[in-house]
Context: one part of a larger RNA
RNA sequence: UUGGGCAUAAAGGGCAUGUAGGUGGUUAAUUAAGUUAGUUGUGAAAAGCUGCGGCUCAACCGCAGUAAGCAAAUAAAACUGAUUAGCUAGAGAUCGAUAGAGGAAAGCGGAACUCAUAGUGGAGCGGUGAAAUGCGUAGAUAUUAUGAGGAACACCAGUUGCGAAGGCGGCUUUCUGGAUCGAAUCUGACACUGAGGUGCGAAAGCGUGGGGAGCAAACAGGAUUAGAUGCCCUGGUAGUCCACGCUGUAAACGUUGUUCACUGGGUGUUGGAGGUAUCGACCCCUUCAGUGCCAAAGAUAAUUCGUUAAGUGAACCGCCUGGGAAGUACGACCGCAAGGUUAAAACUC
Repeated sequence: UUGGGCAUAAAGGGCAUGUAGGUGGUUAAUUAAGUUAGUUGUGAAAAGCUGCGGCUCAACCGCAGUAAGCAAAUAAAACUGAUUAGCUAGAGAUCGAUAGAGGAAAGCGGAACUCAUAGUGGAGCGGUGAAAUGCGUAGAUAUUAUGAGGAACACCAGUUGCGAAGGCGGCUUUCUGGAUCGAAUCUGACACUGAGGUGCGAAAGCGUGGGGAGCAAACAGGAUUAGAUGCCCUGGUAGUCCACGCUGUAAACGUUGUUCACUGGGUGUUGGAGGUAUCGACCCCUUCAGUGCCAAAGAUAAUUCGUUAAGUGAACCGCCUGGGAAGUACGACCGCAAGGUUAAAACUC
C1' cells in the first nucleotide's frame, strides 16, 4: 500500500462554522483534458512470464514469443471534465401561520433558610445505632412581630419541549437566534463533506474586584475502631454566587461522525396542515416534522439494532492495528499557574 474495521472487543474528533481539497441534480450544443480504438517509435542485453528444447531429472543452459509504461499523429464522443444556453425535483428566498425551560439584559415575586432587634416563656436544645464534642439561666430550643441578606425557584412537570454540543425551568418587559407546517410566488445547482484555521464548550481550577444565607474540599474537635489520616456527628475556610479575563478538559455517552436515497408493520406521545362529522369541540381518517416503545425482512460473535438502523447503497472527514511501559519521556506549540495538545522508544509478557 492492498485488505479489514470503529454501540459493548483497539478505534467517531466534545460541538459547530468554514478555507483548500474531494464529491455532485437535469436537458441540449460545442470541445476533446481524462477515457476508448487500431497505427508508429521507444521499452538495450541479461533477468522475469509463456511455450518448446538440451545436460539421466532438477538447479542450470539454449531458442522463440511477450507485457505494462512513455511519446507522437489519426479517429470516436457514450461516460467524467471544461465552455455556452436552458430547466426545477436538491438548496435557498418570499408570504401566512404555529409551538417552545433556545440566548442576552433589566425589573419584580412568594415559600424556605440564616442573622439582628423586640415580646412571650423558663430548661433544656441539638445530634446518633448509641453517644459525645457543640449551643443554652449572659435566657437557648420553641413561638410571635419587624427588619436585613444571599442563593435556589415547590406544585405545574411529562420516556414534555428547545438548543450544534456544552446545556436550558418562578413571573414580566426589551433585544435576539433557530425550527416546523402550509402556499408552487421568486432565484436557478447557489449543493454535500470538510485537512488546516476560527468560534462555542459542564464541573473543578486560576487572575482582579465584589458578594457570602445555605451547603461545603481542606482543617479542628467528638465518636466508632485493634488502629480510623474514613464512613457517622458538631463546627468550618477556600469554593459554590456576580462582573470581566484565562483555562479547554469530562463516562463532553446514544460509549453509535455529518449528509442523501431506498426498505413490510403495530402502538403511544408533541407541534402543524387537511378531510369526514358536528351547533361547536372531542372521537375517527389522511399527511408532514419531532420524540418513545414493540417487533417482519435484514444485520450481529452474542447482547441486541430494526424507517430516529447497528438493514441496503452513495459522498466526504476523523480514528484503530496485541498487553504493559504510556496518553508517559524528549522536542515543539499554547497557558499566569495547574496543566493541555501533539507524541515515541528501549525493555518486558
Predicted 3D model of a 349-nucleotide part of an RNA (small-subunit ribosomal RNA, central domain) from a metagenome. The prediction has a mean pLDDT of 86. The RNAcentral record of the full RNA draws on SILVA.